RNA sequence: GUACGAUAAUCGCAAACCCACUGAAAAGUGGCGACGCAAAGCUAUAGGGGCUAAUGGGGUUCUGCAUAGAACCGCGAUGCCAGCCAGUUGCCGAA
Numbered sequence: 001g002u003a004c005g006a007u008a009a010u011c012g013c014a015a016a017c018c019c020a021c022u023g024a025a026a027a028g029u030g031g032c033g034a035c036g037c038a039a040a041g042c043u044a045u046a047g048g049g050g051c052u053a054a055u056g057g058g059g060u061u062c063u064g065c066a067u068a069g070a071a072c073c074g075c076g077a078u079g080c081c082a083g084c085c086a087g088u089u090g091c092c093g094a095a
Stems, first nucleotide, its partner, number of pairs: 004093002012037002018031005035083001041088003047085002049081003056075001058073006
């Protein structure tokens, strides 16, 4: 240095639930709380994968004289997820 990862040392993070706020939602932020984590640090068009579907567009039905409107069902990221894999940086050092 690379790989690896202790019942070591040191410093950390914080799932679910619940509360508040933001958001159409996914989700995010704060509080509370620890299921876990050696990268649970960072990176989300320009790796893969996953979630949501507001705007938009398509279809069906209904309402209306009509421009149009409503409900439902697909499509769809420009919205998200790094605690799915990945990329990248990094602490410690027993076997």

A computed fold for a 95-nucleotide RNA, annotated as c-di-GMP-I riboswitch aptamer. The sequence was found by an Rfam model in a public genome assembly. The prediction has a mean pLDDT of 84. The model forms 95% of the base pairs in the Rfam consensus.